[in-house]
Molecule: FMN riboswitch aptamer (RFN element)
Organism: Lactovum miscens
RNA sequence: AAUUAUCUUCAGGGCACCGUGUAAUUCGGGACCGGCAGUUAUAGUCUGCGAAGCUUUAAAGCUUGACUCAGUGAAAUUCUGAGACCGACAGUUGAAUACAGUAGUAUUCAGAUAGUCUGGAUGGGAGAAGAGGUCA
Repeated sequence: AAUUAUCUUCAGGGCACCGUGUAAUUCGGGACCGGCAGUUAUAGUCUGCGAAGCUUUAAAGCUUGACUCAGUGAAAUUCUGAGACCGACAGUUGAAUACAGUAGUAUUCAGAUAGUCUGGAUGGGAGAAGAGGUCA
């Protein structure tokens, strides 16, 4: 001096208002949100990754959503204008009857459906920033 072993910290956002209804932040109208790295030019929708699910002793692997047109420019599915589209898994209603005795259980009938509520998750992690031994 560079960098590796190692260590520390950080690392996801969002239904206002209204309608129907016993009940909906789940339906209908409408509102709001967009992880990480890359990309001659800035990305939820290009390329890849992470998370979630399946699978494995573990890894690897498999599954895993969505964009067009016009303009500017050397260059943009990334900017500007316009119009679209997408978003894992589980849970989440009322009535009657019986048991029970202050909180529930079982059965029957009808039924209401989640990117934003609750939960796994004070989790995991793509990655980002900083510190930095030994050796020479």